[in-house]
RNAcentral holds the sequence, with entries from ENA.
The RNA shown here (transfer RNA) has 77 nucleotides and comes from a Clostridiales bacterium.
Its Rfam family is "tRNA". It is annotated as a transfer RNA.
Its mean pLDDT, the model's own confidence on a scale to 100, is 81.
The source organism's lineage runs through Bacteria, Bacillati, Bacillota, Clostridia and Eubacteriales.
RNA sequence: GUACCCGUAGCUCAGUUGGAUAGAGCAUCGGACUCCGACUCCGAAGGCCGUGCGUUCAAAUCGCGCCGGGUACACCA
Numbered sequence: 001g002u003a004c005c006c007g008u009a010g011c012u013c014a015g016u017u018g019g020a021u022a023g024a025g026c027a028u029c030g031g032a033c034u035c036c037g038a039c040u041c042c043g044a045a046g047g048c049c050g051u052g053c054g055u056u057c058a059a060a061u062c063g064c065g066c067c068g069g070g071u072a073c074a075c076c077a
């Protein structure tokens, strides 16, 4: 340099047939339980989906640019 894949909560991920308020587990916080703690149970908080523009009545989902990560190939005195 070329091709392909990925980017969603603090972490690991789901959601891609475009449709109503974006979800799960772990972690965190509060409560119940306990002599205290752990376990377990109940609840809460946490994201406008990497970024900008576009298409559309409607975009996490489609298109293009940019940023970041990965894989393969190419180049390499």
Base pairs, nucleotide, nucleotide: 001073002072003071004070005069006068007067010026011025012024013023019057028044029043030042031041032040050066051065052064053063054062